This is a predicted structure of a 122-nucleotide RNA (SAM riboswitch aptamer (S box leader)) from Hymenobacter jeollabukensis. Rfam family: SAM riboswitch aptamer (S box leader). Rfam's curators write: The SAM riboswitch is found upstream of a number of genes which code for proteins involved in methionine or cysteine biosynthesis in Gram-positive bacteria. The sequence was found by an Rfam model in a public genome assembly.
């Protein structure tokens, strides 16, 4: 690093360093940012994937897996929905009296795709 599962509109900030771009690529739009952002180090939080405890149910027993619930050990987060959109498909819109078909479609639905973390596997 690759595969598979799951989950991404909820939550959680102050100090101290550094000092200029940062928000994953790309391209567009919008936003933070010398009132110091992004990063890095302490602190202190948020969450509850894994792990641990307990309990339900089920079963003749037990283990596995399941569901509640509780801890918070091991990750993981702590502007904005993964910050939006890029690809498909409907909804819509126009062209038509209607369908059909064209054609538009950064606002609504749904999916893929990337991405990110968590577990599992090699």
């Nucleotide at each position: 690093c690759a595969u598979u599962u799951a989950u991404u509109c909820c939550g959680a900030a102050g100090a101290g360093g550094c000092g200029a771009g940062a928000g994953a690529c790309u391209a567009g739009g919008c936003u933070c940012c010398g009132u110091g952002a992004c990063c890095c180090u302490c602190u202190g939080g948020c969450a509850a994937c894994c792990a641990c405890c307990a309990g339900c149910a089920a079963u003749g027993c037990a283990c596995a897996a399941g569901c509640u619930g509780g801890c918070a050990g091991g990750u993981g987060c702590c502007a904005a929905a993964u910050c939006c959109u890029g690809c498909c498909c409907c909804a819509c819109u126009g062209a038509c009296c209607a369908a059909c078909u064209c054609a538009g479609g950064a606002a609504g639905g749904g999916g893929a795709a990337a991405a990110a973390u968590a577990a599992a596997c090699c």